[in-house]
RNA sequence: GGGCGGGCUCUGUGCGGCAGGGCACCGUGAACCAUGUCAGGCGGGGAACCGAGCAGCAUUAAGCGGAUGUCCCUGUGCGAUGCAGUCGGUCUGUUCGUC
Repeated sequence: GGGCGGGCUCUGUGCGGCAGGGCACCGUGAACCAUGUCAGGCGGGGAACCGAGCAGCAUUAAGCGGAUGUCCCUGUGCGAUGCAGUCGGUCUGUUCGUC
C1' cells in the first nucleotide's frame, strides 16, 4: 500500500423510548344574547284552561381542570434498535505484497 471483514461516524428508511398536540373518559361550566322543565308573579278568559316567561333545576356548547391509553399526528446530537446505502472519514482483525 492492496484485498476481505467488523465497530464508530454520515445519508435514507422502519421499531421502541421520551416530549408536545389531537381524540376518547371524569369533573366543573351560560345573570342577560343555548335547550328543556318552568314554582312565584304577570296577561287573556265567566270558568275550564291558555300564553309569554323571571328565579331554580337538569342537559350541555365554548372554556378550565384531572387521571389514563389497544388510537392518530409531529418532533427528538434518546437507543448494546433493525435494514439498506454512491462517494466518504476514523479505529481495528486477518491476509498478501513492497522498502
This is a predicted structure of a 99-nucleotide RNA (Bacterial small signal recognition particle RNA) from Thermocaproicibacter melissae. The RNAcentral record of the sequence draws on ENA. It matches the Rfam family "Bacterial small signal recognition particle RNA". About the family: The signal recognition particle (SRP) is a universally conserved ribonucleoprotein involved in the co-translational targeting of proteins to membranes.